[in-house]
Context: one part of a larger RNA
RNA sequence: GAUGAACGCUAGCUACAGGCUUAACACAUGCAAGUCGAGGGGCAGCAUGGACCCAGCUUCGCUGGGUUUGAUGGCGACCGGCGCACGGGUGAGUAACGCGUAUCCAACCUGCCCUUUACUCCGGGAUAGUCUCCUGAAAGGGAGUUUAAUACCGGAUGUGUUUGUCUUUCCGCAUGGGAGCGACAAAUAAAGAUUGAUUGGUAAAGGAUGGGGAUGCGUCCCAUUAGCUGGUUGGCGGGGUAACGGCCCACCAAGGCGACGAUGGGUAGGGGUUCUGAGAGGAAGGUCCCCCACAUUGGAACUGAGACACGGUCCAAACUCCUACGGGAGGCAGCAGUGAGGAAUAUUGGUCAAUGGGCGUAAGCCUGAACCAGCCAAGUAGCGUGAAGGACGACGGCCCUACGGGUUGUAAACUUCUUUUAUAAGGGAAUAAAGUGCGUUACGUGUAAUGUUUUGUAUGUACCUUAUGAAUAAGCAUCGGCUAAUUCCGUGCCAGCAGCCGCGGUAAUACGGAAGAUGCGAGCGUUAUCC
Numbered sequence: 001g002a003u004g005a006a007c008g009c010u011a012g013c014u015a016c017a018g019g020c021u022u023a024a025c026a027c028a029u030g031c032a033a034g035u036c037g038a039g040g041g042g043c044a045g046c047a048u049g050g051a052c053c054c055a056g057c058u059u060c061g062c063u064g065g066g067u068u069u070g071a072u073g074g075c076g077a078c079c080g081g082c083g084c085a086c087g088g089g090u091g092a093g094u095a096a097c098g099c100g101u102a103u104c105c106a107a108c109c110u111g112c113c114c115u116u117u118a119c120u121c122c123g124g125g126a127u128a129g130u131c132u133c134c135u136g137a138a139a140g141g142g143a144g145u146u147u148a149a150u151a152c153c154g155g156a157u158g159u160g161u162u163u164g165u166c167u168u169u170c171c172g173c174a175u176g177g178g179a180g181c182g183a184c185a186a187a188u189a190a191a192g193a194u195u196g197a198u199u200g201g202u203a204a205a206g207g208a209u210g211g212g213g214a215u216g217c218g219u220c221c222c223a224u225u226a227g228c229u230g231g232u233u234g235g236c237g238g239g240g241u242a243a244c245g246g247c248c249c250a251c252c253a254a255g256g257c258g259a260c261g262a263u264g265g266g267u268a269g270g271g272g273u274u275c276u277g278a279g280a281g282g283a284a285g286g287u288c289c290c291c292c293a294c295a296u297u298g299g300a301a302c303u304g305a306g307a308c309a310c311g312g313u314c315c316a317a318a319c320u321c322c323u324a325c326g327g328g329a330g331g332c333a334g335c336a337g338u339g340a341g342g343a344a345u346a347u348u349g350g351u352c353a354a355u356g357g358g359c360g361u362a363a364g365c366c367u368g369a370a371c372c373a374g375c376c377a378a379g380u381a382g383c384g385u386g387a388a389g390g391a392c393g394a395c396g397g398c399c400c401u402a403c404g405g406g407u408u409g410u411a412a413a414c415u416u417c418u419u420u421u422a423u424a425a426g427g428g429a430a431u432a433a434a435g436u437g438c439g440u441u442a443c444g445u446g447u448a449a450u451g452u453u454u455u456g457u458a459u460g461u462a463c464c465u466u467a468u469g470a471a472u473a474a475g476c477a478u479c480g481g482c483u484a485a486u487u488c489c490g491u492g493c494c495a496g497c498a499g500c501c502g503c504g505g506u507a508a509u510a511c512g513g514a515a516g517a518u519g520c521g522a523g524c525g526u527u528a529u530c531c
Base pairs, nucleotide, nucleotide: 001530002529003528005527006526007525008524009523012383013382014381015380016379018376019375020341025339026338027337029336030335031334034082035081036080039079040078042075043074046073047072048071049069050068051067052066053065054064055063056062057061089294090293091292098219099218100217101216102215103214104213105212108211109210113207114206115205116204117203118202119201120200121155122154123153124152131144132143133142134141135140160188161187162186163185164184165183166182168179169178170177171176192199193198194197220266221265222264227257228256229255232254233253234252235251237249238248239247269291270290271289272288273284274283275282276281296317297316298315299314300313319330320329321328322327347373349372350371351370355369356367357366358365359364386417387416388415389414396408397407398406399405400404422468423467424466425465426464427463431458434455435454437452438451439450440449441448442447443446475520476519477518478517479516480501481500482499486515487514488513489512490511496503497502
């Protein structure tokens, strides 16, 4: 000098940033991922309309009540689509192509998005839901009837794509690769919806984005760790994968690594960065950003463009809970919050207004992401606690060589002034850009411009004005030397101090108190750690 700090004393305000470093310990409760009716069958509940019945009345009808109706708005549950692989958390593991940097993939994939080309034909059988039953304490499960789709399946077509055979030509970076006229054969698609001009679907090429893989170099300590290795190292052939590869397998060979530190052990997420230092270096990796890994522990796959998936599935284990003892349920290292551990770390808050994300044509819905508010001197910065005048210097305190001086000290009193802040009253934002709804106009069919309307959590906040009145606001540590700042009293090797040297045994500038002084100041000291 620094800190994600803690402790002691003290404490007025504002802004910005920060806040479980320990038990990756266990978790009550609520919320954190839904959305689409412009894919579908339907209708539990709500609203509207129709039909019928009843009652009352002001009787060409009105009002009220009941039943029924999917006809309309819409919609719980259900089938289906997209999302749930993002966002958010944590740092346990990992000394590794994990990360950083550079290069390569002629060995690869890529939903949504953009550009382009071609197509979107004919059929079928189910199933959830509903309904009728059975069964179970529950979680749930089973049987039967009936039904739809952008769910599923069969056939056609094949611009194309893939595979095989034949053929032409070009190129490179070794295995090789590209292109083309092609020719032939085989395999392989699709889905509709609506408010009626849009949107979707299929195949393919290219792009963009995101990922996967390979390699060079760099990446902590211990040699009181010296030898390690059997799929081990390589080949051939296969399997598997999006793809290369002992990734896996059969066979063959006997290799491969190592004092330029293998193997083993310990420790640790890596980087941008942060602290310190003149630098070289040394130390750290909290907040923010990028990458990685993990989701009670261990294992596994399914679905999918993408996971071997925090709020999905299955199995095993430990733990907790429910149970009718037969069997079931759960996973906060999401946001709050609780217990425990600890020197120690916050609210079971508000809003989707903005930014962003998911779904949707849209309106919109969801969003503990995010934005805000709350708590904490835990940090940084700013402001204040008054200003000017005022004495050969009040009172009081303390000290001395004591009828007198010194000091506290222009300090106070007193006079004049100001009002940041405080209190009260009044006014009062920006953040809203865009989008929505309703119009108009241009181009020309969804864009732009324009008018108008509406949408603000924070917030009646920030900020501004006025009034009142010095009014509401100073402490902490130290004073032997290092080290800025000294005297008196008490104590008497006691009580105590102390970072080091050391102080204290009767005149202690070093202990305790007082007065004074010095340093910093809403903080000041102590402790811990790093340079």